[in-house]
RNA sequence: CUCUUAUUGCGAGUGGUGGAGGGACUGGCCCAAUGACACCCGGCAACCAGUGUGAAAACACAAGGUGCUAAUUCCAGCAGAACAAUGUUGUUCUGAAAAAUGAGAG
Numbered sequence: 001c002u003c004u005u006a007u008u009g010c011g012a013g014u015g016g017u018g019g020a021g022g023g024a025c026u027g028g029c030c031c032a033a034u035g036a037c038a039c040c041c042g043g044c045a046a047c048c049a050g051u052g053u054g055a056a057a058a059c060a061c062a063a064g065g066u067g068c069u070a071a072u073u074c075c076a077g078c079a080g081a082a083c084a085a086u087g088u089u090g091u092u093c094u095g096a097a098a099a100a101u102g103a104g105a106g
Base pairs, nucleotide, nucleotide: 001106002105003104004103005102006101007100008099013041015040016039017038018037021031022030023029025077026076027075028074042069043068044067047065048064050061051060052059053058073098078095079094080093081092082091083090084089
């Protein structure tokens, strides 16, 4: 990097160092010198691994490998349905796509 599969509900700092961008992409809308973002520390959670119970499903404990720590995955992007309005569009809903993370395979 590609493929398969599961999830995308909840939760998490008034800390330190540095110092201008960041929220994947596009459009919007936001965050940001009252400090973004990155790293460190702290914290949250429990996917895999571990331990225990169990026939299994599952549950409990714990925290080794990850992960996460503004906004629903910030919203939409493609297709369909309903309603409003009618060359265009708006609102709501459903599904997909894309993305992220875990596990497995190449």

Description:
A computed fold for a 106-nucleotide RNA from Anaerobacillus sp., annotated as SAM riboswitch aptamer (S box leader). It matches the Rfam family "SAM riboswitch aptamer (S box leader)". Clan: SAM clan. It was read from a public genome assembly, where an Rfam model found it.